[in-house]
RNA sequence: AGAGUUUGAUCCUGGCUCAGAAUGAACGCUGGCGGCGUGCUUAACACAUGCAAGUCGUACGCGAAAGGCGCUUUCGGGUGCUGAGUAGAGUGGCGCACGGGUGAGUAACGCGUGGGUAAUCUACCCUUGGAUCUUGGAUAACAUAUCGAAAGGUGUGCUAAUACGGGAUGAAGUCUAUGUGAAUGAGUUUAUGUAGAUGAAAGGCCGCGCAAGCGGUUGUCCGGGGAUGAGCCUGCGUCCCAUUAGCUAGUUGGCGGGGUAACGGCCCACCAAGGCUACGAUGGGUAGCUGGUCUGAGAGGAUGAUCAGCCACACUGGAACUGGAACACGGUCCAGACUCCUACGGGAGGCAGCAGUGAGGAAUUUUGCGCAAUGGGGGAAACCCUGACGCAGCAACGCCGCGUGAGUGAUGAAGGCCUUCGGAUCGUAAAGCUCUGUCGAGUGGGAAGAAACAGUUCAGGUUAAUAUCCUGAGCCUUGACGGUACCACUAAAGGAAGCACCGGCUAACUCCGUGCCAGCAGCCGCGGUAAUACGGGGGGUGCAAGCGUUAUUCGGAAUUAUUGGGCGUAAAGGGUGCGUAGGCGGUUUUGUAAGUCAGAUGUGAAAUCCCGGGGCUUAACCCCGGAACUGCAUUUGAUACUGCAAGACUUGAGUAUGGGAGAGGAGAGCGGAAUUCCUGGUGUAGAGGUGAAAUUCGUAGAUAUCAGGAGGAACACCGGUGGCGAAGGCUCUCUCUGGACCAAUACUGACGCUGAGGCACGAAGGCGUGGGGAGCAAACAGGAUUAGAUACCCUGGUAGUCCACGCAGUAAACGUUGAUCACUUGGUGUUGCGGGUAUUGACCCCUGCGGCGCCGUAGCUAACGCGUUAAGUGAUCCGCCUGGGGAGUACGGUCGCAAGAUUAAAACUCAAAGGAAUUGACGGGGGCCCGCACAAGCGGUGGAGCAUGUGGUUUAAUUCGACGCAACGCGAAGAACCUUACCUGGACUUGACAUCUGUGGAAUCCUUAUGAAAGUAGGGAGUGCCCUUCGGGGAGCCGCAAGACAGGUGCUGCAUGGCUGUCGUCAGCUCGUGUCGUGAGAUGUUGGGUUAAGUCCCGCAACGAGCGCAACCCUUGUCUUCAGUUACCAUCAUUAAGUUGGGUACUCUGGAGAAACUGCCCCGGUUAACGGGGAGGAAGGUGGGGAUGACGUCAAGUCCUCAUGGCCCUUAUGUCCAGGGCUACACACGUGCUACAAUGGUAUGUACAAAGGGUCGCAAGCCUGCGAAGGUGAGCCAAUCCCAUAAAGCAUACCUCAGUUCGGAUUGCAGUCUGCAACUCGACUGCAUGAAGUUGGAAUCGCUAGUAAUCGCGGAUCAGCAUGCCGCGGUGAAUACGUUCCCGGGCCUUGUACACACCGCCCGUCACACCAUGAGAGUUGGUUGUACCAGAAGUCGUUGGGCUAACCGUAAGGAGGCAGGCGCCUAAGGUAUGAUUGAUAAUUGGGGUGAAGUCGAACAAGGUA
Repeated sequence: AGAGUUUGAUCCUGGCUCAGAAUGAACGCUGGCGGCGUGCUUAACACAUGCAAGUCGUACGCGAAAGGCGCUUUCGGGUGCUGAGUAGAGUGGCGCACGGGUGAGUAACGCGUGGGUAAUCUACCCUUGGAUCUUGGAUAACAUAUCGAAAGGUGUGCUAAUACGGGAUGAAGUCUAUGUGAAUGAGUUUAUGUAGAUGAAAGGCCGCGCAAGCGGUUGUCCGGGGAUGAGCCUGCGUCCCAUUAGCUAGUUGGCGGGGUAACGGCCCACCAAGGCUACGAUGGGUAGCUGGUCUGAGAGGAUGAUCAGCCACACUGGAACUGGAACACGGUCCAGACUCCUACGGGAGGCAGCAGUGAGGAAUUUUGCGCAAUGGGGGAAACCCUGACGCAGCAACGCCGCGUGAGUGAUGAAGGCCUUCGGAUCGUAAAGCUCUGUCGAGUGGGAAGAAACAGUUCAGGUUAAUAUCCUGAGCCUUGACGGUACCACUAAAGGAAGCACCGGCUAACUCCGUGCCAGCAGCCGCGGUAAUACGGGGGGUGCAAGCGUUAUUCGGAAUUAUUGGGCGUAAAGGGUGCGUAGGCGGUUUUGUAAGUCAGAUGUGAAAUCCCGGGGCUUAACCCCGGAACUGCAUUUGAUACUGCAAGACUUGAGUAUGGGAGAGGAGAGCGGAAUUCCUGGUGUAGAGGUGAAAUUCGUAGAUAUCAGGAGGAACACCGGUGGCGAAGGCUCUCUCUGGACCAAUACUGACGCUGAGGCACGAAGGCGUGGGGAGCAAACAGGAUUAGAUACCCUGGUAGUCCACGCAGUAAACGUUGAUCACUUGGUGUUGCGGGUAUUGACCCCUGCGGCGCCGUAGCUAACGCGUUAAGUGAUCCGCCUGGGGAGUACGGUCGCAAGAUUAAAACUCAAAGGAAUUGACGGGGGCCCGCACAAGCGGUGGAGCAUGUGGUUUAAUUCGACGCAACGCGAAGAACCUUACCUGGACUUGACAUCUGUGGAAUCCUUAUGAAAGUAGGGAGUGCCCUUCGGGGAGCCGCAAGACAGGUGCUGCAUGGCUGUCGUCAGCUCGUGUCGUGAGAUGUUGGGUUAAGUCCCGCAACGAGCGCAACCCUUGUCUUCAGUUACCAUCAUUAAGUUGGGUACUCUGGAGAAACUGCCCCGGUUAACGGGGAGGAAGGUGGGGAUGACGUCAAGUCCUCAUGGCCCUUAUGUCCAGGGCUACACACGUGCUACAAUGGUAUGUACAAAGGGUCGCAAGCCUGCGAAGGUGAGCCAAUCCCAUAAAGCAUACCUCAGUUCGGAUUGCAGUCUGCAACUCGACUGCAUGAAGUUGGAAUCGCUAGUAAUCGCGGAUCAGCAUGCCGCGGUGAAUACGUUCCCGGGCCUUGUACACACCGCCCGUCACACCAUGAGAGUUGGUUGUACCAGAAGUCGUUGGGCUAACCGUAAGGAGGCAGGCGCCUAAGGUAUGAUUGAUAAUUGGGGUGAAGUCGAACAAGGUA
């Protein structure tokens, strides 16, 4: 510090996710030791049991027992002493308000921070002054009686005090009155006098002493001061919701009282009507606050466990008492809920103390030891108490430290795993050898934490004192942890490593299994037979006594942006103006000092963080010191800026004067054109409407045309990216009227800008009332269209559109661009006004200001684009945004007559949604161009029969593959067996075939049995070649044996190579460098011409190049030359015949050359490329044909040609054999053949090819047969011989339009040939038979010249089998105007929501399932308001008739007190009625998700933009 994820790719916007740190954690796997910490986050749920607050006999009275020792006894006991003034309870004092727990409540002066208290209190403690006199009456305990189950109570009687009461003394205290001084802003405070009033106490112990008394100590009382603690007040700070906007009657203030320690409506009476609030009152929700903690660079964000400060609470609610302090955790009273006891009458209780239990929960410990230390309470002290605390136990819960060994060791062992089989790796790892001894185990030793108090001895001080007290020293005593830490020794590598991950992010890779299954997953995403992503193994990476997961917080996230974001199109400018509060504000002077800046002082608790030291072996941890605590307050200063106060100025703003421009607004009114309607005339059969029609109108007279009339609405021409207005918007004329602009001067003197709320205006449509209604026209009706057509088109047509008055308040209200001000190069047009110049004038030209446009510099921008009318550079103010969907929806509020508007969520769901631009592809977008693409022609297919292939069906099998073009006479250039892969059956198992090892034998040939054959079981003959040291060895072949292995036409063409098809012989496809662009990319390759062509030329930020095109190659067409046999024959001879001699002229053959290049001429064209025409030429514009197939596309085809990865079979999916099948047959399709006839058929005669093949062959000739063919067989390894008669053609004859002398299927019989074998299942021949078919529906194919059509010939395969395939020649046409349309293709351009690329994408209704949510007759809870009823305990007030120790009292009584009564207040409770918030509900609304379905819609002109 970043990374992944939207796309084919790119840039941006934007969300989601990850890597980090952290935790009081939990869960999974694992677990050696120690130190230091931490440990109910949930039910403030309920609690068994034990303990957690007592102590004091030096305040007081009383006062046992057991046991022991005596005496006595009637042997039952009694009694004395001791135990013991002990235990014990009681009176009294102090403590119990601390310490400990919890966080329910609380949004508050509760907390934090800084102040105030002159408005206050403070027990115990310290210090200081003074005092501590006298007297009285009770009471508990106890005794006794009694009630009760108990808890507990009552009566009578006795008694003490530091308990209680009276009196005295007393003023330094307080209050009142009054005098003087000082302080103070005020209120007031303070010092010092005088007078009056008020008003205290308690003793205990010790020493000396006979006592009185003296002294000490402790306590008590009244004062002053301190310390500590507390109360109260106050500035500032302290969460969310405005879908909470108004709240408040003790409310706000005053006067007078009451009350309190104290101010105060704290309370009461009276008076006034105030107080709070947009700087957020009131209400609702949530929450203890802080120091701090976690995170972060910081600013911030989150949090408030442990430790520390404060607050609140103690079963729930209320209340007071006591006390210095409480409205009191382990006190009291009342009410309530719950639990327990009960004799049913009544009682008891409160773990949010420490342990512990149950429950809840993912989850949190021992019913431990000790007061040894620290601290607290009581006590004079000893001492007692202390679940505070110190320790131990449990838990890897966290942090920190240590260990699980170290060195050496290569045959790189065995084994695992992988393998290209060579090896690589685990791996110096192990073993082995040499060492060490931490931790653990054992044995032995063994701390510090302890210093004291008290006691005792001594010394010093105080004192009258040897008493007491103080100080110091010595001695003695005290350890829960714990025989712990630590140390030494002993033995021994021995007891001690796991967890997660390994597709990318993110460090780390392979094998096997699985086969969209099982599973994984933080995001993207993996898994459908070769998974580095699932599971396991090996290996590796990371961390390590832990490692992962989950949850949560911060970070990354500049993703709420103060630091530090945005708003034209990504989310986002309010529809527009006026204007309130608020915010901001021109020049200048003076003052002030609030903001601001600087210094000082106080505070900012400690701990924490940081720095420096120190202590535990180190660290964590702990201790000491420093710094810091960014804050607040007080004070001193500075005055630039802001504020405030006062004054001045003119440039901002405004006013006045004069002008011209304008669809600015309101009201009123006239005019003509047009539509429609009415009346009349002319006139006759149609009109109207459409793609075409129909509905409709019209013979009752339409349409058309003329004349007249009625009525409503809108204003032609001018007219213009012209004008005006804030926006919406505005177009005939007149009247009234607002604003802007220009020019020149004068005046006011900052009067300004923006603008939350507010107010006003605000298109169309809509609503209300009343008019109006010509045209147009939702709804509606009809006609068409259509599969349907609730639409598009047509004919009609009502609201509405118009007017008046109201409402409504929204629009793509858009420049998708808030308002204002300033600054920053220009060009050009237009509009309004002005100046200059000029003119007769209108123009033109220069120039100033205001508006409206276009193009562009810098700059900005993701890009597109914006660009002085900014989206540039700055300033001020307002509005708005924060992923997509849900949703501008629900609920609530406000507004509205309604429709609806406005404000405005959540659950849930997705990993995207989106912007701009790029390359493609596509379009029922555009332009240009090409092709037998159409058109123009010729001939076919589709109908028939047959052949052949395919589908389907059938079958034991009908082997397999190929499926639009680009599968279907295709693989197959030839299935009777073989082929053959299929089926049935019979056999074999190292195998039919290859290599290696051992062993035997040569090979080979003949033969028997059996069998369908393969085979099985035998018999016989027989020995070669090479080397040799003669023993033998070797090569090759054949058996046998064992195993390595063979074998597979088994699977995967979607693992592959190679080959092939196709777009397409279409003209394209790319690269280097440069340039442009943030980038994908662009440019080049586009443009203007031209071409068959990205062919060439010209231009151009491109310049070049490559693969394609063309050419080079083959063939054909002409000629030359060479050669001249097997070819040829003009001349000569010869023959039946180029037969032979001869010849090489010609033809021909096959070598080498020539020739054609737009070379020449004319015209056009840009002087070009090129095109048109012509000449010459065998051939003319690539002469014809072929071979040749760019980058790529189709996961195209082929694992069955071959090769090959992986998988599968291995007595079988391999191999051999026989027979069968691939040849089946209701049917469908493709490709062909033959036909349907007279341009024909038949018969006879007759002419002319090319190219091929041939020795396992072609075969002449001759003979036989009607023929297929057979017999014989010359010649030929072929320019020599043979196949081999070419056929159509031509000539002649017949047939005469018929199912025929067309056509030949089918069938019968008889044959021929091949072959081991023609049954399934060959071809051919002869005779006989003679089917369909009379030119073929929709549709569809080929062909542009030696082509189509037509005619025959040959070849490959092959024993045989050809209508197929591949070739060859013969005869030999028609047509092309042209590019509108169909199909395919190329280039440019445009749109796109497509990129698997239109066979694309995608929205909504309906139907089904699930999920969350709104409404809902209601039902049921929580919280809370108001009114009323009732009212416990209790304080206060009042009363006090009953009762009454202290004081008074000549005793009657009084004072005072208490019970009781009454009153105010008041908790729980009740009634009524609201508010608010949950849960739930028949039904219902929309929303989301999901596999497939129906119908239409959007994206291209998406087929109606």